Context: one part of a larger RNA
RNA sequence: AGCGCAGGGUGGAUGCCUUGGCACUAAGAGCCGAUGAAAGACGUGAUAAGCUGCGAAAAGCUUCGGGGAGGAGCAAAUAUCCUAUGAGCCGGAGAUAUCUGAAUGGGGAAACCCACAUGAGCAAACCUCAUGUAUCCAUACGCCAAUCCAUAACGUAUGGAAGGGAACCGGGGGAACUGAAACAUCUAAGUACCCCGAGGAGAAGAAAGAAAACUCGAUUUCCUAAGUAGCGGCGAGCGAACGGGAAAGAGCCUAAACCGUCAUGCGUGCAUGGCGGGGUUCGGACUGCAGAAGUGAUUCGUUGAGGAUAAUGGAAUGGUUUUGGGAAAGCCAGCCAGAGAGGGUGAAAGCCCCGUACAUGAAAUCCGAGAUGACACGGCAGGAUCCAGAGUACCACGAGACACGAGAAACCUUGUGGGAACGCGCGGGGACCACCCCGUAAGGCUAAAUACUCCUUAGUGACCGAUAGUGCAUAGUACUGUGAAGGAAAGGUGAAAAGGACCCCGGGAGGGGAGUGAAAGAGAACCUGAAACCCUGUGUUU
Repeated sequence: AGCGCAGGGUGGAUGCCUUGGCACUAAGAGCCGAUGAAAGACGUGAUAAGCUGCGAAAAGCUUCGGGGAGGAGCAAAUAUCCUAUGAGCCGGAGAUAUCUGAAUGGGGAAACCCACAUGAGCAAACCUCAUGUAUCCAUACGCCAAUCCAUAACGUAUGGAAGGGAACCGGGGGAACUGAAACAUCUAAGUACCCCGAGGAGAAGAAAGAAAACUCGAUUUCCUAAGUAGCGGCGAGCGAACGGGAAAGAGCCUAAACCGUCAUGCGUGCAUGGCGGGGUUCGGACUGCAGAAGUGAUUCGUUGAGGAUAAUGGAAUGGUUUUGGGAAAGCCAGCCAGAGAGGGUGAAAGCCCCGUACAUGAAAUCCGAGAUGACACGGCAGGAUCCAGAGUACCACGAGACACGAGAAACCUUGUGGGAACGCGCGGGGACCACCCCGUAAGGCUAAAUACUCCUUAGUGACCGAUAGUGCAUAGUACUGUGAAGGAAAGGUGAAAAGGACCCCGGGAGGGGAGUGAAAGAGAACCUGAAACCCUGUGUUU
């Protein structure tokens, strides 16, 4: 030195565990903000670095309920206090709420600096305190240039806006990789991404529709029709609708004609405008007749089943000189069950503890089906006259969007140019024309069925179990980067600290005794403790 055997060290695999995650289900909630949000800074404790809570009234104050003996958070120890005059704790409603931040008196290198006006304290100044002082928009009013009237400007009051939010929604912009086995039309895809806006949903929506039946009757979503009809370098690919079945179900308001009233302009009898009535598509005004049934998504009240936010009651087991450190295990003998879900307790408990089934409960705040009152809406006939949304429809050219790539290309949107009709009208029925049928554009509103889950409550898992599961058993921390940004590792003593008094060696670290404990080969570098690697002893070979 090799190979064995034995014993150690190192190391942290494996097993077991779970405080944490992941996916979902059912309910709820679905916005917050100038009454100052979200997010922070700095403070705040007897002692206090971090987290949590709170805000100079600062781990808290008041009040109303619950609850009933301890309490002063995580978090030990000491000190000092609080508490049956009911604390701590849980729930409802209030008060306070520094500074930054839309940040809003002005400024600013966020958490800082500097003001003005009015009022209070003071006899007064200084000082302190309180309140107000940004911008834009709307409405009302005031005051006022060039410029006579007037207007712009300026100012005051009242109301609103602003900023944030995981995904979902609408709109305005809008890629490329990729696929086409290359690539340019095409695809990816109106996707990613940027911006604006809305809300608990958003959008759409009461036919100038779809169709071709003896038609249907707002919108939305799902199943189907159907990978069909089509579109397509007819390549890759893209991809409907009618109809059928379901979910849900709801319809309305204006403009105008006509009536009334007020105002303005000037050319003094015309025009325009505001307001009120009227009216809204099986049209209406107008003329005549009638004068209710009913409906309600609007507004204002009243009432209100039930529910949410604390809780309360809640059955039934003992023995054992069995084992063990420990009984919930074994054995013996019982009991409850509308409760044998689950968790804990020194191993494995229906009957020990918390719970569970079931039953009960609210001073206060919130949600709320429904009921009810006011209120609003709410008829028939006639067919002379009047009305029924214009730079619109439509056309040409250029685009976009429609499943539809210019195609025979309608329909929809519109950049440029042109530019109607007036209900005897106009649009559509996939070029276009005729007939026929359907509808009534150029104003607006509208729940439900639909999408999503930052969040709350209850629960579930042929989901993970510390290299897994979230990046985090907690951390957006440590650390890296000028910055945008990137971004870890790290769980387990024991039933209970009983966490090893005391002695010895040592400078200490550490160790040996002693003691605790079931165990210390469980001693904090702490459950188990594999392998690599290192060492000691021994056998054997050279």